């Protein structure tokens, strides 16, 4: 030096003008007015997409259905122990599997509860028997050969239907809560009114609640504003516990909140990285030195923990193998 395996960091810098969102402070201007508040403008200060914001696959935490169930069907999971709000995720070990190894994997419970599949050959592929030869207590009762992957009442298969054990109501921030504005207190039909019509509860049943009105036809009015909304199962340094995942104190920070949807343009300078030349030294590699190039995947929309995909560069450990000393 080549090739492989793991796990971590970053997500382009800097400088100037000009811009935009929100908020916070300070002038000012209408409005209304007891303080005070709304709605406008200029100034300034902080702060303003991610490591996966993508997938919509998992679990939650919030809202509502709701006052709350029962059985059944269904769906998920599956060695054992830990973590966690919680999970189908993470950790640590045991077994199979792949790999030379680091390491990566899981289709990891149960075939005597039952029902099923296994082509070809082969006489025969299941509570079946029965070819050929030998024995024989004369019963296919024992045995060996032939087929075949499997052949004395078998063994294999459950990511084959099932069983077992354990969990799991739905919906989705367009949830939902509020105020405003408008209109038709009108028309026709059917059921019902405590002997409950209907209407809810993810599928069925059975239960419970609520109810004096409901169900359908036509027809007419609006679709505007606040809040949800960002202080959180939050981060970040030290520490002590623990192989680990993770967890205890302790000091310290606050870091979008947009609603047709802000976070940006412009000019100059530079750097990771790539290629080419030339030197040091003969090859490779590594070091310097000029040169052209020149940053990937890719936008928050209710939030938080996983997983899966998609990418630019660097760093650490670890395998093996080759060359030199």
């Nucleotide at each position: 030096g080549c090739a492989g395996c793991a796990g971590g960091u970053c997500a382009c810098c800097u400088u100037a003008u000009c811009g935009c969102g929100g908020u916070u402070u300070g002038u000012u201007u209408c409005g209304a007015u007891u303080u005070u508040c709304g709605a406008g403008a200029c100034a300034a200060g902080a702060c303003g997409a991610g490591g996966a914001a993508a997938g919509u696959c998992c679990g939650g935490a919030c809202a509502c259905c709701a006052u709350a169930g029962u059985g059944c069907a269904g769906u998920a999971u599956a060695g054992c122990g830990g973590g966690u709000a919680a999970c189908g995720c993470c950790c640590g070990u045991c077994c199979g599997u792949c790999g030379a190894a680091a390491g990566a994997u899981g289709c990891g419970g149960a075939c005597a509860a039952g029902u099923g599949c296994a082509a070809c050959a082969g006489a025969a592929a299941g509570c079946a028997a029965g070819u050929a030869c030998a024995g024989u207590u004369c019963g296919g009762c024992u045995g060996u050969a032939g087929u075949g992957a499997a052949a004395c009442c078998a063994g294999g298969u459950a990511a084959a239907c099932u069983c077992u054990a354990u969990a799991c109501g739905g919906u989705g921030a367009a949830a939902c809560g509020u105020c405003a504005u408008g209109u038709a207190u009108a028309u026709c039909g059917g059921u019902g009114u405590u002997u409950g019509a209907g209407a809810g509860c993810a599928g069925c049943a059975c239960g419970c609640u609520c109810a004096a009105a409901u169900c359908g036809a036509a027809g007419g009015g609006u679709a505007g504003g606040c809040g949800g909304u960002u202080a959180g199962a939050a981060c970040u340094u030290u520490u002590g516990g623990g192989u680990a995942a993770c967890u205890g104190a302790a000091a310290g920070u606050c870091u979008a909140g947009a609603u047709a949807a802000a976070u940006g343009a412009u000019a100059a300078g530079g750097u990771a990285g790539u290629u080419c030349u030339g030197a040091a030294u003969u090859u490779a590699a590594u070091u310097c030195a000029g040169a052209a190039u020149g940053a990937a995947c890719a936008g928050a929309a209710u939030c938080c923990g996983g997983c899966u995909u998609a990418u630019g560069a660097c760093c650490u450990g670890c395998u093996u193998u080759u060359a030199u000393u």
About this RNA
This is a predicted structure of a 325-nucleotide RNA (Bacterial RNase P class A) from Maribacter algarum (ex Lu et al. 2025) (nom. illeg.). The prediction has a mean pLDDT of 78.